Background:
The prediction has a mean pLDDT of 76. Predicted 3D model of a 385-nucleotide RNA (Bacterial RNase P class A) from an Alphaproteobacteria bacterium.
Parts: sequence; C1' cells; structure tokens
RNA sequence: UCAGAAGAUCGGAUGGCUGCUUGGCUGCAUUUAUGUGGUUGAGAGGAAAGUCCGGGCUUCACGGAAAUACGGUGCCGGGUAACACCCGGGCAGAGUGAUCUGACGGAUAGUGCAGCAGAAAGUAAACCGCCGAUGACUGAUGACUCUCGAGAAAUCAGAACAGGUAAGGCUGAAAGGGUGCGGUAAGAGCGCACCGCGCCGAUGGUAACAUCGGUGGCAUGGUAAACCCCGCCGGAAGCAAGACCAAAUAGGGGCCGCAUAUGGUGGAUUUCCACGCCUGCGGUCCGGGUAGGUUGCUAGAGAUAUGCGGUAACGUAUAUCCCAGAUGAAUGGCUAUCUCCUGUUUCGGCAGGAACAAAACCCGGCUUAUAGAUUUUCUGGUUAU
Repeated sequence: UCAGAAGAUCGGAUGGCUGCUUGGCUGCAUUUAUGUGGUUGAGAGGAAAGUCCGGGCUUCACGGAAAUACGGUGCCGGGUAACACCCGGGCAGAGUGAUCUGACGGAUAGUGCAGCAGAAAGUAAACCGCCGAUGACUGAUGACUCUCGAGAAAUCAGAACAGGUAAGGCUGAAAGGGUGCGGUAAGAGCGCACCGCGCCGAUGGUAACAUCGGUGGCAUGGUAAACCCCGCCGGAAGCAAGACCAAAUAGGGGCCGCAUAUGGUGGAUUUCCACGCCUGCGGUCCGGGUAGGUUGCUAGAGAUAUGCGGUAACGUAUAUCCCAGAUGAAUGGCUAUCUCCUGUUUCGGCAGGAACAAAACCCGGCUUAUAGAUUUUCUGGUUAU
C1' cells in the first nucleotide's frame, strides 16, 4: 500500500422561540370519571420490523398423575428463567489462509426408492475382450506292432468347440475394497507389503473422539431434507388473555342427538384419583341487547460503572439511576451555529444531500432491511529498509 476474515460503536450535535402527550407535588372549580393554573421530570429503535422460537403473566380450574396422538429437537460439555438461542470443543466439508458451513442419533427392527443406459443394481453377473494348460477337432512328423494293407504311443503347429476368467474395456450417480509386487494358460486376496474394513485390547480426554498394538483375507453396498425406529422436550388458548363499574335487552324460541345417578359434564383424546354442577350435556337455525368507562399498563429474569471468578458464554459483590404508557392514536414545527458526505471553485466560498425506518402487555433470542462514519485484532500479496 492492495485484497480479504472476524468483531465493536455511532447513525447527527448544541442553543433559542413555539406546539402536543404524560408522571410526581400542589391551588381552584367540580363533586367516580372532568376542567383549568403553578412547579418539577420524561417523551419512538438497532432493528420498534417478521410473528419464527422460548418464557413471564392471564383463563380453562381449587387440581394431581400416567399414556396415546400431534408437534419440535437430534455429536459432546457448559451457560441461561427457558430455547431450535449463546459459548467452548470433536468430526466432516470449503478455502493458500485468517475463517466459514453442517437438517451432525440409527441402514444389524421393518418397508420403500435408484428412470434410462449397462451383461449385471444385492449376498448377483458375462456384452466386448483375454486364455485355451486340460478334453475334443484339423494338419505335419512318427518310435513300435502286424495279416505288408494298415494301425498307432508320443511330439510340434493351427484354429478356437467345450471350458476357464472378472485383471482390462463399455454403461452409469453408484459395478461387489484400493495401489504395487509376485504367481498363473490367462486371471483373481490366489499369496505378500501398505492403506481400508471387522473383532479384541492399551493410552490420553468428563465426553464426543484421537493415537497405538494385536488379529482375521475380509465386503451383510447407497439412501432416513423417504416412511420409519430410538433419545429428549412440550396440556390448550392467548392482553382482541382476563378483572371491575355503569347501562340495556328477551333468564327468548325451534329442531336433532346422548344420558337419566353403577349416569352425564368440567384442556385434543383415554385411564386413575380428587372436587364441583346437573329441568343436564353437545350440535345447529332464527331473533334481541351491548359494543361506554376504569384496570391489566410498566420498578423490571432492569440499566450503567468498577472489582472478583471463569478460555468464554456468563455469574457474583458494591455503588449509582428510574429512562413513553397513548387509545382514531402525543413524541413535532421554525430558526441559528457546528459536524459528515457529494459536486464545483477566482481557494474567499457556493450548491445539494444524510440510510433502513415508527412503541401499543413485557422480556431473552433468531431472521430480514440499512446512506454514511469511526475503530480493534487477524490472513494473503507487493514494495522499501
């Protein structure tokens, strides 16, 4: 200096004038609720978004236990209220590397799938090719025997019938361990060496795993982001949950089903226990009233700083602080100076711009969007000293 990897912070600042919402204290009027003054504080994020997870909280219900279904999750160890999150490791893969990714349990419980091609896609198989030692065929030579016509052991050559082969080739995503040497008629774990695989052990580690030793010629392949099996977790619904006050109506009517106390009913289902209700429970159709107010509603698994423990996530101790609570919906407008970015310049300045976006019960995460600025550590290249 160029390119890259992993993080952190900010995402405009300050002042003046003015508008709105709300908390505390307080005055007056009013007399649940409300209005109007004074004073003092506060007022939209890193994602508030998505509604994808986990909880707090509320109801079913005063409940408890188990199982099934369904859903989620899936290497090991930690963190946390909890999690599919976070931290640290292991293995596999990508990358020169810093690093990144992983839907990472099981194929010896079972079922399914792998089209076409290819000989053949699971305990199989021979299309091309190679061999043809051995048996047979053809030809040449021919010891020997004899009835002189022939027969005939054996040897050599040919070709490739029988037979052997799965090393080489084709096809395919995948072809029944791989590479090399020996051996064979040609080949083959047929034998051997190394690797791989199975079994048995040792060492290190909490563990996932890693390394080493011995032994056996040894293939019972692949796929579970296919069904499935196994381990672990989970009752359901949700602030439009619920609670209270006021007001109003019709404690309305029809049909069907189950049951009638050894019964029915009270979370998706089932069973057991306990408790409650029963002119009961469930389904459906018609019709009527209300849809106003208060609360839930913000002091928290809270924030900040420092110390200690821990590789870290995080925990703990001390100190300090209180930072929206609206309900058709506030959190703004104008202005001045400064900051950053872009363009231009007669170097005095001038002009323009500043992303993604907007609380609604709360919190911890994940995912997605994002103009620009600052900064830390690490990797690779080039140059100079």
It matches the Rfam family "Bacterial RNase P class A". The family's RNA type in Rfam is ribozyme.
The source organism's lineage runs through Bacteria, Pseudomonadati, Pseudomonadota and Alphaproteobacteria.